This is a predicted structure of a 168-nucleotide RNA (c-di-AMP riboswitch aptamer (ydaO/yuaA leader)) from Actinacidiphila alni.
Parts: sequence; structure tokens; C1' cells
RNA sequence: GGCCGCAGAUCGCCGAGUCCCCGUCAGGGGAGCCGGGGACCCAGCCCUCUCGCGAGGGAGCAGUCCCUUGGGGUGAAUCGGGACCGUCCGCCCAGCGGCGGCGGCCCCGUAGGAGACCUUCCUGCUCCGAACCCGUCAGCUAACCCGGUAGGCGAGAAGGAAGGAAAG
Repeated sequence: GGCCGCAGAUCGCCGAGUCCCCGUCAGGGGAGCCGGGGACCCAGCCCUCUCGCGAGGGAGCAGUCCCUUGGGGUGAAUCGGGACCGUCCGCCCAGCGGCGGCGGCCCCGUAGGAGACCUUCCUGCUCCGAACCCGUCAGCUAACCCGGUAGGCGAGAAGGAAGGAAAG
């Protein structure tokens, strides 16, 4: 001097996930922030009339529990292709086995997202492109109701234009 690993402090990054108070240290409360549910109207669905534009009308009641290949939600995290595997399912075959589905894992690409003051745009590079929940229900939605405020990380790739902020 270089590389690797661990721990701590500071500073910072992703994210709504930050701050304050009380506490018997299990938690509770408040502010801020984020998300969901939820009328009229509108949209969507069904029926009737009309060639059509469009107009009119309708959608009543019915218990509990469990699980999710219906449907929906949080989230940037969606979609497509391929390889391998299976005490799973279906079909075909006399058999070996094959096809499809489902599940697991990996690879390639991709909608999309992030990258050191902030916002927008262009070019370029790197990385991510997970996971979970509700339970047959959910369009929008004033009032109103409900919930969350975790976790992970230390990579540096920026250049240009416009507008701010800050400093001089």
C1' cells in the first nucleotide's frame, strides 16, 4: 500500500415507516406521514324501445367456521420465454415413457422503480424487479369508519437544459 471479514461511531441510501410524551419496559397516547373500506351523482351490469345516436326502467331477503387455481389489496416489484426437479393432479401408452396443469428452484428478457440539496426533461451507467394480506367481497366516493408507522443497506456515474433552495 492492496484485498477480505467482524464490531462500533458519524454521515448517508431505499422505504409512509419520523418526532414528542407517559410507562410497572409489556406497552399506551399525541403530532406528522401512508394506506384501506365507505353514499348521492357519474361509470359499469341487466331488461325494454330505437337502423343508430340515444332514452326509460331494474338489481328484495337468507347463519357460522375452515381453505383458496374466483376476485381484490399493500408494494416499484408486472408480464413473457427456457432448463431442471416432484410420495401432487388429469389424459395417452402393453410397457419404457410422453403431454398438459400445479408446486419448487434457477437462468434470460421485460412493464416499472432507485441511485448524495429539491423538482421536471434528455442522454448514459449500475442495481432492484421481492414478499405478504383479505376471504367469495371491494368501481368512483362527502360525512364517517378501520389499519400501518416495519425492515434492509454502505453501491457511488454521472453529463447537459430549465426553475428553485443554500452559500459567497
Its mean pLDDT, the model's own confidence on a scale to 100, is 78.